[in-house]
RNAcentral holds the sequence, with entries from ENA. Bacterial RNase P class A from an Anaerolineales bacterium, 402 nucleotides, folded computationally. It matches the Rfam family "Bacterial RNase P class A". By type it is a ribozyme.
RNA sequence: CAGGCUGGUCGGGUAAUCGCGGCUCCGCUGGCGGAGUCGAGGAAAGUCCGCACUCCUUAGAGCACGAUGUCGGGUAAUACCCGGGGCGGGGUAACCUGCCGUUUCGGGCCACAGAAACAGACCGCCAGCACGAAAGUGUUGGUAAGGGUGAAAAGGUGGUGUAAGAGACCACCGGCGUCCAUAGCAAUAUGGGCGGCCAGGCAACCACCAUCGGGAGCAAGGCCAAGCAGGGGUGGAGUCUGCUUUGCAGAGGGUGGCUGCUCGUCACCUGCCUUCUUCGGAAGGCCGACAUCCCGGGUAGGCUGCUAGAACCAGGUGGAGACGCCUGGUCCAGAGAGAUGAUUACCGGUGUAAAGCGUGAGCUUUACGCUACAGAAUGCGGCUUAUAGGCCGGCCUGGGUG
Numbered sequence: 001c002a003g004g005c006u007g008g009u010c011g012g013g014u015a016a017u018c019g020c021g022g023c024u025c026c027g028c029u030g031g032c033g034g035a036g037u038c039g040a041g042g043a044a045a046g047u048c049c050g051c052a053c054u055c056c057u058u059a060g061a062g063c064a065c066g067a068u069g070u071c072g073g074g075u076a077a078u079a080c081c082c083g084g085g086g087c088g089g090g091g092u093a094a095c096c097u098g099c100c101g102u103u104u105c106g107g108g109c110c111a112c113a114g115a116a117a118c119a120g121a122c123c124g125c126c127a128g129c130a131c132g133a134a135a136g137u138g139u140u141g142g143u144a145a146g147g148g149u150g151a152a153a154a155g156g157u158g159g160u161g162u163a164a165g166a167g168a169c170c171a172c173c174g175g176c177g178u179c180c181a182u183a184g185c186a187a188u189a190u191g192g193g194c195g196g197c198c199a200g201g202c203a204a205c206c207a208c209c210a211u212c213g214g215g216a217g218c219a220a221g222g223c224c225a226a227g228c229a230g231g232g233g234u235g236g237a238g239u240c241u242g243c244u245u246u247g248c249a250g251a252g253g254g255u256g257g258c259u260g261c262u263c264g265u266c267a268c269c270u271g272c273c274u275u276c277u278u279c280g281g282a283a284g285g286c287c288g289a290c291a292u293c294c295c296g297g298g299u300a301g302g303c304u305g306c307u308a309g310a311a312c313c314a315g316g317u318g319g320a321g322a323c324g325c326c327u328g329g330u331c332c333a334g335a336g337a338g339a340u341g342a343u344u345a346c347c348g349g350u351g352u353a354a355a356g357c358g359u360g361a362g363c364u365u366u367a368c369g370c371u372a373c374a375g376a377a378u379g380c381g382g383c384u385u386a387u388a389g390g391c392c393g394g395c396c397u398g399g400g401u402g
Base pairs, nucleotide, nucleotide: 001398002397003396004395005394006393007392008391009390010389012347013346014345015344016343017342018341020039021038022037023036024035025034026033027032028031041373045384046383048382049381050380051379052378053217054216055215056214065213066212067211068210069209070084071083072082073081074080085100086099087098088097089096090095101208102207106206107205108202109201110200122147123146124143125142126141127140128139129138130137131136155173156172157171158170159169160168174198175197176195177194178193179192180191181190182189183188221304222303223302224301227299231295232294233293234291235290238287239251240250241249242248243247252270253269254268255267256266257265258264271286272285273284274283275282276281311330312329313328314327315326316325317324318323348371349370350369351368352367353366354365355364356363357362
């Protein structure tokens, strides 16, 4: 210098004009004006995990169901993070990346091919028997050494052995199990001894084992509470006359509206049952138009929850790290279908092209283009996804020069 890997971080600036929301103060005054101040993100997103908080609910436990699954640590907690282990894959390398409890409880599945996918005789090999002159054929049994199929076929090589064979037996190699020693908190690693234990794979199929998890969610929940409707309570005339007498009409009475009062007017109501009776009535109960008032519940609406917190910044300190602790400082949107914006100018950043300068890396000028993803709604920690363009650190490979 070129190419790459990895961790962190920023993600435009200034000015003018016009605007928006919260809070405080002032003015006029009852919704306006003015001043001050504050006003999105690294993901505010997806809502996939984990919590706080609230109610169910001041009781406890279990089943079912779900999640997780190597070891140790971090944390409020996690399926997250950090550091390790084992078995793999990619890259020259830095580094990236997949998987991880149990296959001897039991069940299920293993395409095609193949006789057979778990205990398997298709060809072959061997033995007996039958037939045959023989070659051989048929049949019964033995055999996993050879052939063949397959992703996978019962450890491998050599020998002993046998009718033929076979871990049936032996040596070495490989695997598995177990015991011991050493290192480690552990997973595990290394070394040694013993055992023929060698009959496959899938648990991201059911199952089993261990650990964790009660449910619903800020439209949670708490307080106040209009109008209209409805519930409960309270008050409430209930009398007289006439007629064509199961009813109607009139008068009187009651309630309400028009108007706060009076008058007037309009609308509606003006019954029923039981018992007693000296037959005149009396007592009790129900109904009752309508309405003020009272009580309680709910709706609209208002207040709260609501943002001072597992908070942020700086310094110190413990740790390998995730992360923890100490000291000091700061206050940093709150909301309601939802403010945080727009325009112009200049300056930045960056890409391409041309020209000039420079030995060179490069620099300067001009023109054109680009300057993202996105938008809080109870809060917080993670994960995932989107993102123009930079900046800083560490590391690897190749080349050059000294």